[in-house]
Context: one part of a larger RNA
RNA sequence: GCCUGCGAGUUUAUGUAUGCUGCGCAUGACUAAGAGCGAUGAGCUUGGAGUCGAAGGGAAACCGAGUGUGAAUAGCGCGUUUGUAGCAUGCAUAAGACCCGAAGCAAGGUGAGCUACCCAUGAGCAGGGUGAAGGUGUGAGAAAUCAUACUGGAGGCCCGAACCGUUUUGCCGUUCAAAACAUUCGGAUGACUUGUGGGUUGGAGUGAAAAGCUAAUCGAACCUUGUAAUAGCUGGUUCUCUCUGAAACAGCUUUUGGGCUGGCGUCGCAUGUAUUGACAUUGUGGGGGUAGAGCACUGGCAGGACUCAACAGGGAGCAAUCUCGUGAGUCCUAUCAAACUCCGAAUACCAUAUGUGUUAUGCGGCAGUUAGUACGUGGGGGCUAAGCUCCACCGUACAAAAGGAGAAGAGUCCUUGAUCUCCAGUUAAGGUCCCAAAAUUUACGUUAAGUGCAUCACAAGGAGGUGGAGUUUCAUUGACAAUGAGGAUGUUGGCUUAGAAGCAGCCAUCAUUGAAAGAAAGCGUAACAGCUCACUCAUCGAGAGAUUCUGCGCCGAAGAUAAUCGGGGCUAAAACGUAAUACCGAAACUGAGGGCUUGGUGUGUCUUCGGACUAUCCAAGCGGUAAGAGAGUAUUCUAAUCUGCAAUGAAGCUAAAGGGGCGACCCAUAGUGGAGCGUUUAGAAGUAAGAAUGCAGGC
Numbered sequence: 001g002c003c004u005g006c007g008a009g010u011u012u013a014u015g016u017a018u019g020c021u022g023c024g025c026a027u028g029a030c031u032a033a034g035a036g037c038g039a040u041g042a043g044c045u046u047g048g049a050g051u052c053g054a055a056g057g058g059a060a061a062c063c064g065a066g067u068g069u070g071a072a073u074a075g076c077g078c079g080u081u082u083g084u085a086g087c088a089u090g091c092a093u094a095a096g097a098c099c100c101g102a103a104g105c106a107a108g109g110u111g112a113g114c115u116a117c118c119c120a121u122g123a124g125c126a127g128g129g130u131g132a133a134g135g136u137g138u139g140a141g142a143a144a145u146c147a148u149a150c151u152g153g154a155g156g157c158c159c160g161a162a163c164c165g166u167u168u169u170g171c172c173g174u175u176c177a178a179a180a181c182a183u184u185c186g187g188a189u190g191a192c193u194u195g196u197g198g199g200u201u202g203g204a205g206u207g208a209a210a211a212g213c214u215a216a217u218c219g220a221a222c223c224u225u226g227u228a229a230u231a232g233c234u235g236g237u238u239c240u241c242u243c244u245g246a247a248a249c250a251g252c253u254u255u256u257g258g259g260c261u262g263g264c265g266u267c268g269c270a271u272g273u274a275u276u277g278a279c280a281u282u283g284u285g286g287g288g289g290u291a292g293a294g295c296a297c298u299g300g301c302a303g304g305a306c307u308c309a310a311c312a313g314g315g316a317g318c319a320a321u322c323u324c325g326u327g328a329g330u331c332c333u334a335u336c337a338a339a340c341u342c343c344g345a346a347u348a349c350c351a352u353a354u355g356u357g358u359u360a361u362g363c364g365g366c367a368g369u370u371a372g373u374a375c376g377u378g379g380g381g382g383c384u385a386a387g388c389u390c391c392a393c394c395g396u397a398c399a400a401a402a403g404g405a406g407a408a409g410a411g412u413c414c415u416u417g418a419u420c421u422c423c424a425g426u427u428a429a430g431g432u433c434c435c436a437a438a439a440u441u442u443a444c445g446u447u448a449a450g451u452g453c454a455u456c457a458c459a460a461g462g463a464g465g466u467g468g469a470g471u472u473u474c475a476u477u478g479a480c481a482a483u484g485a486g487g488a489u490g491u492u493g494g495c496u497u498a499g500a501a502g503c504a505g506c507c508a509u510c511a512u513u514g515a516a517a518g519a520a521a522g523c524g525u526a527a528c529a530g531c532u533c534a535c536u537c538a539u540c541g542a543g544a545g546a547u548u549c550u551g552c553g554c555c556g557a558a559g560a561u562a563a564u565c566g567g568g569g570c571u572a573a574a575a576c577g578u579a580a581u582a583c584c585g586a587a588a589c590u591g592a593g594g595g596c597u598u599g600g601u602g603u604g605u606c607u608u609c610g611g612a613c614u615a616u617c618c619a620a621g622c623g624g625u626a627a628g629a630g631a632g633u634a635u636u637c638u639a640a641u642c643u644g645c646a647a648u649g650a651a652g653c654u655a656a657a658g659g660g661g662c663g664a665c666c667c668a669u670a671g672u673g674g675a676g677c678g679u680u681u682a683g684a685a686g687u688a689a690g691a692a693u694g695c696a697g698g699c
Base pairs, nucleotide, nucleotide: 001699002698003697004696005695006694011095012094013093014092015091016090017089018088019087020086021085022084023083028052029051030050034046035045036044037043056063057062066078067077068076069075098236099235101233105226106225107224108223109222110221116200117199118198119197120196121195122194123193124192125190127159128158129157130155134151135150136149137148138147139146140145163187164186165185169182170181202218204214205213206212239632240631241630242629243628244627249262250261251260252259253258263369264368265366266365267364268363269362270361271360278356279355280354281353283352284351285350286349292343293341294340298337299336300335302333303332304331305330306329307328308327309326313324314323315322316321372398373397374396375395376393377392378391379390380389381388403415404414419594420593421592422591424590425589426588430584431583432582433568434567435566439581441580442579443578444577445576446575452570453569461555462554465552466551467550468549469548470547471546472545473544474543482539483538484537485536486535488512489511490510493507494506495505518533521532522531523530595622596621597620598619599618600617604613605612606611633688635685636684637683638682639681640680642678644677645676652672653671654670655669658667659666660665
């Protein structure tokens, strides 16, 4: 891991609601303990003690269909009769209370054969090195003593086996081993190591102290018991079908992942198509102070003018004073506000009329929910960041909603709400070259950038890209461009300057000749020179220039897989714009057939007259988590039943294929098996397995 078996809302008491049954309608219902009988049984008979009910109101006295309050005969509050016992089911409470699960707490015991320390008594430590004190000889010295040689053999001394330890690295890490092995290393006459016997223990011991150790267990051992401790926490909780169908909000909470009450769900009863509810009619009548707007108030804020002030400070002046400024105010212009308003919508809300046509409300049983999420819109926080966070809208969706489209995607957007079947049809959104169902469709334009091919990737700015619509200037008296020619003279204008000659700078900017030519718009020279331009003529021969708005493109444009319109690929498109027709396309709609629910219609059978079952037809409906309500299936046992089945073969098992039921399941057939088993009606439960790191066994 798989298979098989086991494995979770039970029982008792009390209360309450619903259903059914008995008795009863106040001459109410029921017995409990106990007693008697019976077999010490099942049960039967007693037993009215007591409980509930028949009257309530008041704190009470008390009064009573009333009573309390009150001065009240008013008003108001609470009242003005239908039960009781049993059974079943739902729920609550008390108990282990649906099941499994703590860490823990307490009590009484068991442990020092492991380990810590202590006591008693024993044992062990190869070999080598160093060479303290002391001693002896010799020498020195008056002596104390010193020197030297030999001797001697001290030490928590040195090196290093046994022994004790375990520093490093490796190996092992389903191991040889729940700490080993290899290597390396520390101590090795000592605070050494070790044998045997003994002692100390659970809030206690022991501890050269690490909260170490106290039998692979230690920040409080182990065993048993209290004990099914408790768990607002996690996990699990076993058959089917049908109807309805939420919430993630408010208030309170040592409360925030839990509760209680309300809200929202469901079921029943009552009210009974309404002065209910909902929607529509841009209906009618209302109040408002939001959006916007405004500056009339309250404040903010920019510029200016003027007035006032025993107006900080600076400047000028001998001073008077003047000036810059300071503070406050008035006016003009401009402007801002969630906690400003002279104003002021749309929606919303309230009431009402009409219409559609069915909700709504009250009481009661049972819940679940109180972690929400995305999007749109109005806002707060944040950076007008976040797939961010916090509110609002009774917003939409998901949650609890599948199908189609969006390449792929809970929530956005578009389409659409899946009762079942069909190898039928029509459409929606979206699409129609291939992947891939359907137009390589029609008509007219645009784009040349692969721009683009739904969105998600774009800005300021820049440009003889290109299309469209205007306005305007020049032009056969010849425009624009190109080519040829001229572009001169007074003069090197005056000044300045080393120089200044059109062209460093300042001033002036005239005149002549001419078709035209500036006292010069550039380049250039030290200054000249030189080359162009403006301007003019000729050649040529028809449009040329300026500007505004606009469509589509271009640059701006840098990222982490080589790259991406979903891909291939596409250029009079398979891109973009405008228009048209056809087709494809969903669980939508339609067609054909079936099922169920609710309501209506109504045939027949039965009936305890309450009703139950049922043929036909019509209408509306049948997505669904938590949850509520209803109807069934299966298992074991009990009582009855079929005067049932069974060796002419029970149960069980095997076999995809038969029959019935929406389904859980039931029936038949064949084989196997070898002894019990079923139908129906009731009853009672150890009553259904895939999950619980479930338990046991097998493989």